The part of an RNA shown here (small-subunit ribosomal RNA, central domain) has 350 nucleotides and comes from a metagenome.
The coordinates come from a structure-prediction model, not an experiment, and the mean pLDDT is 89.
Context: one part of a larger RNA
RNA sequence: CUGGGCGUAAAGCGCGCGUAGGCGGUUAAGUCAGUCGGAUGUGAAAGCCCCGAGCUCAACUUGGGAAUUGCAUUCGAUACUGCUUGACUAGAGUUUGGUAGAGGAUGGCGGAAUUCCAGGUGUAGCGGUAAAAUGCGUAGAUAUCUGGAGGAACAUCAGUGGCGAAGGCGGCCAUCUGGACCAAAACUGACGCUGAGGUGCGAAAGCGUGGGGAGCAAACAGGAUUAGAUACCCUGGUAGUCCACGCUGUAAACGAUGGGAACUAGCUGUUGGGAGGCAUAGACCUUUUAGUAGCGUAGCUAACGCGUUAAGUUCUCCGCCUGGGGAGUACGCCGGCAACGGUAAAACUC
Numbered sequence: 001c002u003g004g005g006c007g008u009a010a011a012g013c014g015c016g017c018g019u020a021g022g023c024g025g026u027u028a029a030g031u032c033a034g035u036c037g038g039a040u041g042u043g044a045a046a047g048c049c050c051c052g053a054g055c056u057c058a059a060c061u062u063g064g065g066a067a068u069u070g071c072a073u074u075c076g077a078u079a080c081u082g083c084u085u086g087a088c089u090a091g092a093g094u095u096u097g098g099u100a101g102a103g104g105a106u107g108g109c110g111g112a113a114u115u116c117c118a119g120g121u122g123u124a125g126c127g128g129u130a131a132a133a134u135g136c137g138u139a140g141a142u143a144u145c146u147g148g149a150g151g152a153a154c155a156u157c158a159g160u161g162g163c164g165a166a167g168g169c170g171g172c173c174a175u176c177u178g179g180a181c182c183a184a185a186a187c188u189g190a191c192g193c194u195g196a197g198g199u200g201c202g203a204a205a206g207c208g209u210g211g212g213g214a215g216c217a218a219a220c221a222g223g224a225u226u227a228g229a230u231a232c233c234c235u236g237g238u239a240g241u242c243c244a245c246g247c248u249g250u251a252a253a254c255g256a257u258g259g260g261a262a263c264u265a266g267c268u269g270u271u272g273g274g275a276g277g278c279a280u281a282g283a284c285c286u287u288u289u290a291g292u293a294g295c296g297u298a299g300c301u302a303a304c305g306c307g308u309u310a311a312g313u314u315c316u317c318c319g320c321c322u323g324g325g326g327a328g329u330a331c332g333c334c335g336g337c338a339a340c341g342g343u344a345a346a347a348c349u350c
Stems, first nucleotide, its partner, number of pairs: 004321003007304002012318001014201004021194003025088007033081002035077008049065006091191001092188004096183004103177007110154001115149007125136002162169002206247006215241002220236004258317006266295012278282001299306002323350003332343004
């Protein structure tokens, strides 16, 4: 390289947008580049292969043919692909009317609770644990009541529920704003899919500057435990956690399953919409559509399992894998304030 693969054995980029490129619906005409056929020229000879001939045979030599799968020119074919032109509406999109939603950003507001402060009542304990002790408390704690301050998070509703491309998103209200779905028509007329590079977003921790700091809590201190205890348990407690702006760019960033399209038995729930039904007007039934969850047929799979939300059957585009260790390391380069990230070997060894 070919071939084979990527849920769990090595392997799907964390997720979008999008450039080049690759691939691309129905139909008519044109063209004849790809494609297919014929002819001509060329494709040296020798060799190989086939049929003969000559050395007694053979090796060897020799005659003819075939082959030389290619290239060029030319004449044709026109189904498919391409190109050009025209048309279409089943893909894609736009308009109209609705619907649901923790989708995003900003501002404001609210109650419960913890802590702290002030005051009242009140007195000897509180707290903590397996048991204790450190700790707090007669300078009046804990408990309880009233008032106040401040920060963070939003019980119930809550769901196998919803929304988002992913990360993720949960009190209430307002403003701004993205997407999805449904119904019926009208319109545009292939405008599509994917996407190397590129670019944007990207949990937590961490970093810079300035704020903020209630609770929690790396580090740290003390008390226990223990042979020891740089831990697990307890009492404290600083970064941090929060906000603004800027960086970092990684996660078991997981469905460990890339995106798009088509096709292939069913059953049961559930969420959003549409339509219809009725002796019963409902917490109802039927049907359809878009999600979502549990089973399951065929098929697939090493098995587990997957199974119309495929890991089934196909097409298309991208990414990735190639024995274990060395190693996601060294070196170099790129990025970063740093921490570190990205790219990424080899010797050696089994």